[in-house]
Context: one part of a larger RNA
């Protein structure tokens, strides 16, 4: 310089309280504002900022009794939500290995890794501060024990498949000794050699009988670190059944009845609900079904999957599958408008709970049609055998176990990224009313705030 520039979009007034002190803390009433949000609920991320008492130097663009400041105590409760004891994707790690002078560098096997995929719990209540985590009611899943009950095996009873050796018998085929054409050489023409087809037994193969239907195996149940099915997927569109949600009712319920003409009335306000579970198996999808033999692929094996071939049954169906809703049960329970009570705490009672319309971006569901960019992967889970096996399966009930780690609060933000309480930035998920084609946009609702001079 200067008490200047600023004091970071934005409505506040009055009354009351507490106080040493109030434009700004608290409480009320009005008024504004946002309302596809400036509401509510997660995930990163941040980490005690969450509550309660207390506090008044400092930080708060004034002021402060007030704070996301200071100080003290409290506060996160789970078999079912997340995550982990399952599973894998990019990509990382990587025994042996390869390359490299070295550090190191790529990589098999194998593994770690969610932003996927698999997988059991809802609805009310309650703290000052957590709740699907406690409580109360009602579930459900997974192993472990007992028990009844149906099955099936070992033992025994039956059945079903079955040898080895060795003994007698037969056939056929190979060939050994031996025999031996055709053809070839020689010949005193009588015959001699030489050569290969072939022909010839024992054994050995097969086949019958007998050993002997004897020895043995099979005839529950589980079962892969293997095998094979599934798991298994795009995008747009459009229709149908649904629910959620909502709007109306002259229908049920509960309160009013008017400071002023009028309101007992087809009158005002309001309220008109509830889960997972179980059970039925719809609306609608989807695929031909089902049974016998063969058999070299499926890195052994297989009854399983592939492949080849018979037969039945069918082509509006049958069967097997998926599948929202809705109903009934849960619920003789909980909400519940309102009413009682109150030391401003507690708490206690409790109605009706229907009816139509309208209706979703949600669900059945990537079903369906259509189109080209042609749209993971492993496990769970069903099959198959290898193997394991003397007990073993289902069902039902009854009792018993259930670890680790997250949970507080903020989360389009004063609490995260931006040097700030910083007009930027930040992924999902819910989504009422009137107009509207709408999530534009207007004014409202639940809820939330009047932005720190």
């Nucleotide at each position: 310089g200067a008490g200047u520039a600023g004091c970071g979009a934005a409505a506040g007034a009055c009354g009351g309280g507490g106080g040493a002190g109030g434009a700004a803390c608290c409480c009320g009433u009005c008024c504004g504002c946002c309302g596809a949000a400036u509401g509510c609920c997660c995930a990163a991320g941040g980490u005690u900022u969450c509550c309660u008492g207390g506090g008044g130097a400092a930080g708060g663009u004034u002021c402060a009794u007030c704070c996301g400041c200071c100080c003290a105590g409290g506060g996160u409760u789970a078999g079912u939500c997340g995550g982990g004891a399952c599973c894998u994707a990019a990509g990382c790690c990587g025994a042996g290995g390869c390359c490299g002078a070295g550090a190191g560098g790529c990589g098999u096997a194998g593994g770690c890794g969610a932003u996927g995929g698999a997988c059991a719990a809802c609805a009310g209540g309650u703290u000052g501060a957590u709740a699907u985590u406690c409580c109360u009611g009602u579930a459900c899943c997974a192993c472990c024990u007992c028990a009844a009950c149906c099955g099936c095996g070992c033992c025994a009873a039956g059945g079903c498949c079955g040898a080895a050796u060795c003994c007698g018998g037969g056939u056929c085929g190979c060939u050994a000794a031996g025999g031996g054409a055709a053809c070839c050489c020689c010949u005193u023409c009588g015959g001699g050699g030489g050569c290969u087809a072939c022909c010839g037994a024992c054994c050995c193969a097969c086949c019958c009988g007998g050993u002997a239907g004897u020895a043995g195996g099979c005839c529950a149940g589980c079962g892969a670190u293997g095998g094979g099915g599934g798991g298994a997927c795009g995008c747009a569109g459009g229709a149908g059944g649904g629910u959620a949600g909502g709007u109306c009712g002259a229908c049920c319920c509960a309160g009013g009845c008017g400071a002023u003409g009028g309101u007992c009335g087809u009158c005002c306000u309001g309220g008109g609900g509830c889960a997972a579970g179980c059970g039925u198996g719809u609306a609608g999808g989807a695929g031909g079904g089902c049974u016998c033999c063969g058999u070299a692929g499926g890195a052994a094996a297989a009854u399983c999957c592939g492949c080849g071939g018979g037969g039945c049954c069918g082509c509006u169906a049958a069967c097997u599958c998926c599948g929202a809703g809705a109903c009934g049960c849960g619920a003789u329970g909980c909400c519940g408008a309102g009413c009682c009570g109150c030391a401003u705490c507690a708490g206690g009672c409790g109605a009706a709970g229907c009816g139509a319309c309208c209706g979703g971006u949600c669900c059945c569901a990537c079903a369906c049609u259509g189109c080209c960019g042609a749209g993971a992967a492993a496990a769970u889970c069903c099959u198959c055998u290898a193997g394991c096996g003397a007990g073993u399966g289902g069902u039902u009930g009854a009792g018993g176990u259930g670890c680790c780690c997250g949970u507080a609060c903020c989360c389009c933000a004063a609490a995260c990224c931006g040097a700030c309480g910083c007009a930027g930035g930040u992924g999902g998920g819910c989504a009422g009313g009137u107009a509207g084609a709408g999530a534009a946009u207007a004014c409202c609702a639940a809820g939330g705030c009047g932005a720190u001079c």

Predicted 3D model of a 453-nucleotide part of an RNA (large-subunit ribosomal RNA, domain III) from an Actinomycetota bacterium.
Its Rfam family is "Bacterial large subunit ribosomal RNA".
Lineage of the source: Bacteria > Bacillati > Actinomycetota.